[in-house]
Context: one part of a larger RNA
Molecule: small-subunit ribosomal RNA, 5' domain
Organism: Caldithrix sp.
RNA sequence: GGACGAACGCUGGCGGCGUGCUUUAUACAUGCAAGUUGAACGAGAAAGCGCCCUUCGGGGUGUGAGUAAAGUGGCGAACGGGUGAGUAACACGUAGGUAAUCUACCCAUUGAUCGGGGAUAACACUGCUAACGCGGUGCUAAUACCGGAUGAGGCACUUAUUUAAUUGGUAAGUGUUAAAGAUGGCUUCGGUUAUUGUCAAGGGAUGAGCCUGCGGCCCAUUAGCUAGUUGGCAGGGUAAUAGCCUACCAAGGCGACGAUGGGUAGCCGGCCUGAGAGGGUGUCCGGCCACACUGGGACUGAGAUACGGCCCAGACUCCUACGGGAGGCAGCAGUAAGGAAUAUUGCGCAAUGGUCGCAAGACUGACGCAGCAACGCCGCGUGAGCGAUGAAGUUCUAAGGAACGUAAAGCUCUGUUAGAAGGGACGAACCGUAUAGAACCAACAUUUUAUACCUGACGGUACCUUCAGAGAAAGCCCCGGCUAACUCCGUGCCAGCAGCCGCGGUAAUACGGGGGGGGCAAGCGUUGUCC
Numbered sequence: 001g002g003a004c005g006a007a008c009g010c011u012g013g014c015g016g017c018g019u020g021c022u023u024u025a026u027a028c029a030u031g032c033a034a035g036u037u038g039a040a041c042g043a044g045a046a047a048g049c050g051c052c053c054u055u056c057g058g059g060g061u062g063u064g065a066g067u068a069a070a071g072u073g074g075c076g077a078a079c080g081g082g083u084g085a086g087u088a089a090c091a092c093g094u095a096g097g098u099a100a101u102c103u104a105c106c107c108a109u110u111g112a113u114c115g116g117g118g119a120u121a122a123c124a125c126u127g128c129u130a131a132c133g134c135g136g137u138g139c140u141a142a143u144a145c146c147g148g149a150u151g152a153g154g155c156a157c158u159u160a161u162u163u164a165a166u167u168g169g170u171a172a173g174u175g176u177u178a179a180a181g182a183u184g185g186c187u188u189c190g191g192u193u194a195u196u197g198u199c200a201a202g203g204g205a206u207g208a209g210c211c212u213g214c215g216g217c218c219c220a221u222u223a224g225c226u227a228g229u230u231g232g233c234a235g236g237g238u239a240a241u242a243g244c245c246u247a248c249c250a251a252g253g254c255g256a257c258g259a260u261g262g263g264u265a266g267c268c269g270g271c272c273u274g275a276g277a278g279g280g281u282g283u284c285c286g287g288c289c290a291c292a293c294u295g296g297g298a299c300u301g302a303g304a305u306a307c308g309g310c311c312c313a314g315a316c317u318c319c320u321a322c323g324g325g326a327g328g329c330a331g332c333a334g335u336a337a338g339g340a341a342u343a344u345u346g347c348g349c350a351a352u353g354g355u356c357g358c359a360a361g362a363c364u365g366a367c368g369c370a371g372c373a374a375c376g377c378c379g380c381g382u383g384a385g386c387g388a389u390g391a392a393g394u395u396c397u398a399a400g401g402a403a404c405g406u407a408a409a410g411c412u413c414u415g416u417u418a419g420a421a422g423g424g425a426c427g428a429a430c431c432g433u434a435u436a437g438a439a440c441c442a443a444c445a446u447u448u449u450a451u452a453c454c455u456g457a458c459g460g461u462a463c464c465u466u467c468a469g470a471g472a473a474a475g476c477c478c479c480g481g482c483u484a485a486c487u488c489c490g491u492g493c494c495a496g497c498a499g500c501c502g503c504g505g506u507a508a509u510a511c512g513g514g515g516g517g518g519g520c521a522a523g524c525g526u527u528g529u530c531c
Base pairs, nucleotide, nucleotide: 001531002530003529004528006527007526008525009524010523013380014379015378016377017376018375019373020372021338026336027335028334030333031332032331035075036074037073040072041071048063049062050061051060052059053058082291083290084289092215093214094213095212096211097210098209101208102207106204107203109201110200111199112198113197114148116146117145123138124137125136126135127134128133153177154176155175156174157173158172159171160170161169162168181196182195183194184193185192186191217263218262219261224254225253226252229251230250231249232248234246235245236244266288267287268286269285270281271280272279273278293314294313295312296311297310316327317326318325319324344370346369347368348367352366353364354363355362356361383413384412385411386410393404394403395402396401417472419467420466421465422464423463427458432453433452434451435450436449437448438447439446475520476519477518478517479516480501481500482499486515487514488513489512490511496503497502
């Protein structure tokens, strides 16, 4: 000199864009953050309103409405969001391998979708419990569940062939292995057709698993470490290789090219600095990894570190009728604590994206916005021109004068920002509705084109125009040398200053104040850290 997720002191006009618990991975009140689907399925309210009857208590019926809430099934919940505790490791980066593997949804291709069965929730009745909840009996549906048929292809085994080669490719034989419907149209009610779904197969895409070379911290005041340890065989296990696991056999394996142990640490793209080499760093944004109160475990599933799933143990908090139960903000806000220190219990799904759904749409603290904070960067303003009798005042003085100083006043203007009034967006494309066409189709449906209407949290915001008016807007640090900037008074080794050298003991340009000056400027200094 530069930089910062900064803090502190003094000061503080506006705007844009960013950034904002670095400490206690401490504990959490409250609300929200993952649902959706009626075009898979069965069942199905109430209030209110209208009408009728009424013994005035009420009853019936229609609508509300096949709506709400609940249930079965499907898909999603493994994404998105948070944090950096752990981890010195194939965790990460980079370059490869997989003839050792899996991949829901998606894309293109091929073929199929036949025919049956038994349950169960919801519901009704009923029992136990303080609660959380748990039963019993009876009924019912499905794209829920289970047999049967078919067998292209797949899988397993055997044989042949190909490849440098195994468990790869190809061919033959034997065995085994699947499915579900829904909606719309037409109908002679038998069906048929369109869309979509379902099943099987191989391929693609995407995502992931595993393996390997190389690379990036400190300590030798850590020198030896290792029995599933190293290898083999057999078996098990996995989507898959493998001591991954088990039994047996052998005695190996690693290490001064630093094993083992200890300390520290998420890694990278990047960021800061530097001419570079290098050094430091990993906040925001992006990629990967790990974690979700602490430890362990499996289940489901295409996929699990399963944050807002389950089970067990533990600590803690809460409820309890003392028998037993409930919970997990390192999601968004917010609270307490800690700390030098870090924000709103905001608005909206309008946009982008995600999940579900044929769709309309629903959900979405992702996201888009707004609020707070000079925390940072950038931009703008706090006026401009003229103006000497160099006014007054203050300071200095050699007492003549000099400086502040065109500075002020005054005159002439301008109108940024803030203020007031009026107008007022882009971000909007969709979807849907209406009309008119086109493609496909027997038709409907579907797709598509054009036109019109409709959809905005931000926001009556940005922006534009007008009005008034210099009116509302400057501080902070420094002035001995380094280092730009000097004098007077006070003090008298005192009070104090100080980054280093050092100032102060009676003429202090170094302390405190005044005047003047220098620097930066909505900031200026100080402290901390890095180069």